Model confidence (mean pLDDT): 78 of 100. A computed fold for a 157-nucleotide RNA from Streptomyces inusitatus, annotated as c-di-AMP riboswitch aptamer (ydaO/yuaA leader). The organism belongs to Streptomyces, within Bacteria.

RNA sequence: CGCGCGCGAGCGCCGAAUUCCGCAAGGGAACCGGGGAACCACCAAUUGGGGUGAAUCGGGCUUGGCUCGCCGUGCUGUUCGCGGUGCGCGAGGCCCGUAGGAGACCUUCCUGCUCCGAACCCGUCAGCUAACCCGGUAGGCGAGAAGGAAGGAAAGG
Numbered sequence: 001c002g003c004g005c006g007c008g009a010g011c012g013c014c015g016a017a018u019u020c021c022g023c024a025a026g027g028g029a030a031c032c033g034g035g036g037a038a039c040c041a042c043c044a045a046u047u048g049g050g051g052u053g054a055a056u057c058g059g060g061c062u063u064g065g066c067u068c069g070c071c072g073u074g075c076u077g078u079u080c081g082c083g084g085u086g087c088g089c090g091a092g093g094c095c096c097g098u099a100g101g102a103g104a105c106c107u108u109c110c111u112g113c114u115c116c117g118a119a120c121c122c123g124u125c126a127g128c129u130a131a132c133c134c135g136g137u138a139g140g141c142g143a144g145a146a147g148g149a150a151g152g153a154a155a156g157g
Stems, first nucleotide, its partner, number of pairs: 011142004018029004030137006040127001048125001049122004057097007065089002068086007100116004105152007
């Protein structure tokens, strides 16, 4: 000096997920989400539906499950059991793409690159929605790919 792992501090990124008081329980601010009239909208309402979130949709391979058909076999015997095989259904895993989302002051547009494209909740019920009501403020990360146009902000003179 480089790499890997761990700890601490600072800075920064995604996200609503920050901050203040309190020993704590808890409370406040700010931000975010849901429910909920009239008017309006919708009249396909079990193939249930809806919500948070960028996170939907499609294809291929594979594993095991179920229904049905066919073949073989056990049984006196349709049924039934076992084995094989085929169509279909739904589930898990992997891969490929994709609606969409993110990328270092902010917004819009053009070109381009990289990454993500998860998870969870309500429980048969939710269009919008004033008043009003309810809830959340977790986690993860340190990759760097930017160039151009316009308008701001900030800094300097």